[in-house]
Molecule: Glycine riboswitch aptamer
Organism: uncultured Terrihabitans sp.
RNA sequence: GAUCUGGAGAGCGCCGGCGAUUUCGCGGGCCGCCGAAGGGGCAAGUGGUUGGCCGGCAAAUCUCUCAGGCAAAAGGACAGAUC
Numbered sequence: 001g002a003u004c005u006g007g008a009g010a011g012c013g014c015c016g017g018c019g020a021u022u023u024c025g026c027g028g029g030c031c032g033c034c035g036a037a038g039g040g041g042c043a044a045g046u047g048g049u050u051g052g053c054c055g056g057c058a059a060a061u062c063u064c065u066c067a068g069g070c071a072a073a074a075g076g077a078c079a080g081a082u083c
Stems, first nucleotide, its partner, number of pairs: 001083006011031001013030003017026003032070003038066001039064003045057002047054002
């Protein structure tokens, strides 16, 4: 990396338009929320230094929510098995 399996959270929110015309689908506007695709940020440590300090590297399920998501479906960090 591939395949299979498991896999959470949060309004099927409101308004209006278009298409279909029982359902439903798609864009737009308005708030309210979620963190486990991705992305950003930081610590210990490390380097220099007499001290003070300066400044690169540096993880996360931590944090920010840019993206993404808030019925089902899809996606999904991560875990197990096989190759």